[in-house]
Molecule: transfer RNA
Organism: uncultured Elusimicrobiales bacterium
RNA sequence: GCCCAGUUGGCGCAGGGGUAGCGCGUUCCCUUGACAUGGGAAAGGUCAUAGGUUCAAAUCCUAUACUGGGCA
Numbered sequence: 001g002c003c004c005a006g007u008u009g010g011c012g013c014a015g016g017g018g019u020a021g022c023g024c025g026u027u028c029c030c031u032u033g034a035c036a037u038g039g040g041a042a043a044g045g046u047c048a049u050a051g052g053u054u055c056a057a058a059u060c061c062u063a064u065a066c067u068g069g070g071c072a
Stems, first nucleotide, its partner, number of pairs: 001071007010024004018055001026042005048064005
C1' cells in the first nucleotide's frame, strides 16, 4: 500500500429499513435478626465520526477514524 471483519449503556453481546434489546453490573423496594440467594422496579445509549439515499437509517451507500486479521 491492497483486501476482509468489527465499532450498539460501565462490561460482554443481539438487533441487517418502521418504539434500541438481552445477560452481568449499578440504584431502590420486598423477603432475613443480619448477610447471601430469590422476587419486583428504576436509572443509564448523539448505535465510532461526517455526508448521502429514503416518508422513515443502528440497519443501505460513500468517505474518514480506531481495533483485529490476511496478502505483498